The RNA shown here (transfer RNA) has 73 nucleotides and comes from an uncultured Clostridia bacterium. It matches the Rfam family "tRNA". The family's RNA type in Rfam is transfer RNA. The prediction has a mean pLDDT of 83.
[in-house]
RNA sequence: GGGCUUGUAGCUCAGCCGGGAGAGCGUUCGGUUCGCAUCCGAGAGGUCGAGGGUUCGAAUCCCUUCAAGUCCA
Numbered sequence: 001g002g003g004c005u006u007g008u009a010g011c012u013c014a015g016c017c018g019g020g021a022g023a024g025c026g027u028u029c030g031g032u033u034c035g036c037a038u039c040c041g042a043g044a045g046g047u048c049g050a051g052g053g054u055u056c057g058a059a060u061c062c063c064u065u066c067a068a069g070u071c072c073a
Base pairs, nucleotide, nucleotide: 001072002071003070004069005068006067007066010025011024012023013022019056027043028042029041030040031039049065050064051063052062053061
């Protein structure tokens, strides 16, 4: 320098072919208990790496770019 993969909640990740942003763990509150743990219920938490484009509508498609991993030279 070139190719490929990945980037979504505090952490690990899902999101198939463009239309509701989600799960588990964690966290807060409540219930259960004499109390703790377990278990149950509810809540908070997101510029979907960044910028631009297409579209009525983009996490998803296109372009550029940043970071990490990997392969080639």